[in-house]
RNA sequence: GGGCUACUAACUCAACGGUAGAGUACUCGACUUUUAAUCGAUAAGUUCUGGGUUCGAAUCCCAGGUAGCCCA
Numbered sequence: 001g002g003g004c005u006a007c008u009a010a011c012u013c014a015a016c017g018g019u020a021g022a023g024u025a026c027u028c029g030a031c032u033u034u035u036a037a038u039c040g041a042u043a044a045g046u047u048c049u050g051g052g053u054u055c056g057a058a059u060c061c062c063a064g065g066u067a068g069c070c071c072a
Base pairs, nucleotide, nucleotide: 001071002070003069004068005067006066007065010024011023012022013021018055027041028040029039030038048064049063050062051061052060
């Protein structure tokens, strides 16, 4: 210098262009003498950034950023 992949909740990951979800964790409650375990409930999101397309974008297109891999 060229190419490929990934980026979504605190973490690990889902999500045909049509209301962004699950598990774990946190918080609260039940149970227990207490803790742990177990059960129930709640909350938590600028979907990496900026544009474009579209009635509508996490999703498609362009540019940029970060990380990883390959080639030179």
Annotation
RNAcentral holds the sequence, with entries from ENA. A computed fold for a 72-nucleotide RNA from Marsupiomonas sp. NIES 1824, annotated as transfer RNA. It matches the Rfam family "tRNA". About the family: Transfer RNA (tRNA) molecules are approximately 80 nucleotides in length. Rfam links the family to the GO term triplet codon-amino acid adaptor activity. The source organism's lineage runs through Eukaryota, Viridiplantae, Chlorophyta, core chlorophytes and Marsupiomonas.